Background: RNAcentral holds the full RNA, with entries from SILVA. A computed fold for a 343-nucleotide part of an RNA from bacterium HR23, annotated as large-subunit ribosomal RNA, domain IV. Its Rfam family is "Bacterial large subunit ribosomal RNA". Its mean pLDDT, the model's own confidence on a scale to 100, is 91.
Context: one part of a larger RNA
């Protein structure tokens, strides 16, 4: 010097990206507890107060001796209630700094985010807002179902049948979910259009003396798809630009014009989304790129790749506080165990 442990003046997060580590805190009984809420919770909220032993009274639970009485006489019933066992309660008294006297045994709060929950995961760097969830939704499938395995026989779906299986998003719950079917997809269309093989066979070729035989082939006919006509967003996806206007200024309900399939509605909002950016305003702080509330000029929000709220919940994440510490100011002092030195 590592390294594991105990204390430590006086301060108490000033450490540090971050209170990481450490420390606080803790048990039982009693008082006593807030906003919020899905009325269950929140709740052990918080915050207090007591907790040893000796004497005495006195209460409820077990177990039930001595002794008494009866007879049907028995390992008999019934009175009785000692002593021991477990438990609470009142009075008085004793010692210490200290009586959950050792160990163990939750630190507490207020506010965002995020994901409802309990659950699941990168076996051995990730446990997490990620995946599942119950819901809710759209789509397939009438049964030798759809889908899946398997060359097939067969077999799972299911010894089930639409309140059933199966794929697909979305994710409890509340309140809700707009506009565009040009493009893409999917779904319907008995016509029309293009369409191969096949059918058809004007027509022209080869070869032979012919009969035949073989070869080319237009017209017409000929499915599915495409085409074309609808339809459909909790299907792939989209969801405008330019210029002018109100009697201070600023602003622009309001007009104009262009383009689009339509031109982002409810809500949110510098957000886990905000480039400018440490926007501006408040709020905390003595001082606050973080963090709460707002504000909207959303670089590039937005409605089931869902929007927006939401009680509980969570080894999730940001921020504030308390209380408490060697984390620090700034380092001592011990204990053990390594190294190092000597052997």
């Nucleotide at each position: 010097c590592c390294c594991c442990c105990g204390c430590u003046a006086a301060g108490g997060a000033a450490c540090u990206a971050g209170g990481c580590a450490a420390a606080c805190g803790g048990g039982c009984c009693c008082c006593g507890u807030a906003a919020c809420u899905u009325c269950g919770g929140g709740a052990g909220a918080a915050g207090g107060g007591g907790c040893g032993c000796c004497c005495u009274c006195u209460g409820g639970g077990g177990u039930g001796a001595a002794g008494g009485a009866g007879c049907a006489c028995g390992c008999c019933u019934c009175c009785g209630g000692a002593g021991c066992c477990c438990u609470g309660g009142g009075g008085g008294g004793c010692c210490g700094c200290a009586g959950c006297a050792c160990a163990g045994c939750a630190c507490c709060u207020c506010u965002g985010g995020g994901g409802a929950c309990u659950g699941u995961u990168u076996a051995a760097c990730a446990a997490a807002a990620a995946c599942a969830c119950a819901g809710c939704u759209c789509g397939c499938u009438g049964c030798g179902a759809a889908g899946g395995g398997g060359a097939a026989a067969c077999c799972c779906g299911a010894c089930g049948u639409a309140u059933a299986g199966c794929g697909g998003g979305c994710g409890a719950c509340g309140c809700c979910u707009g506009c565009c079917c040009a493009g893409u997809g999917c779904c319907g269309g008995a016509a029309g259009g293009u369409u191969a093989a096949g059918g058809g066979g004007a027509g022209g070729g080869g070869u032979g003396c012919a009969a035949g035989c073989c070869c080319c082939a237009a017209a017409c006919u000929g499915a599915a798809g495409c085409c074309c006509c609808g339809g459909u967003g909790a299907a792939c996806g989209g969801c405008g630009g330019c210029c002018g206007u109100a009697a201070c200024u600023c602003u622009a309900a309001c007009g104009g014009u262009c383009c689009u399939a339509a031109g982002g509605u409810a809500g949110c909002g510098a957000a886990g989304u905000c480039c400018c950016u440490u926007g501006u305003c408040g709020g905390g702080u003595a001082a606050g790129u973080u963090c709460c509330g707002a504000c909207c000029c959303g670089c590039a929000u937005g409605a089931a790749a869902g929007g927006c709220g939401g009680a509980a919940c969570c080894a999730c994440u940001g921020g504030a506080g308390g209380a408490c510490u060697g984390u620090c100011u700034c380092a001592g002092c011990g204990g053990g165990g390594g190294g190092c030195u000597c052997g």